[in-house]
RNA sequence: GGUGAGUGUCCCUGUUUUCGGAUCGCCGAAGGCGCAAGUCCCGCCCGAAACGCUCAGGCAAAAGAAC
Repeated sequence: GGUGAGUGUCCCUGUUUUCGGAUCGCCGAAGGCGCAAGUCCCGCCCGAAACGCUCAGGCAAAAGAAC
C1' cells in the first nucleotide's frame, strides 16, 4: 500500500451524540477447519490455496487484515 458485504429494522438510553441487546439479509483476505493430484500393487500416513465451510471475524468511519 491493501478487497468485499445493510451505519437494515426494532428496543433501551434520551441533554442531539455515544454505548448495549435482539432479529433478518450479506461478505470473505485475522484465525480455524476440510479436500485433489501425487509415491511401485493394496492399505495407512503425509498432502497446498487467495478453493470450499463460515465456528469465530467482518458489513459508515476508525481499527483490523491475508498478501
This is a predicted structure of a 67-nucleotide RNA (Glycine riboswitch aptamer) from a Pseudomonadota bacterium.
It matches the Rfam family "Glycine riboswitch aptamer". Rfam links the family to the GO term glycine biosynthetic process.
Lineage of the source: Bacteria > Pseudomonadati > Pseudomonadota.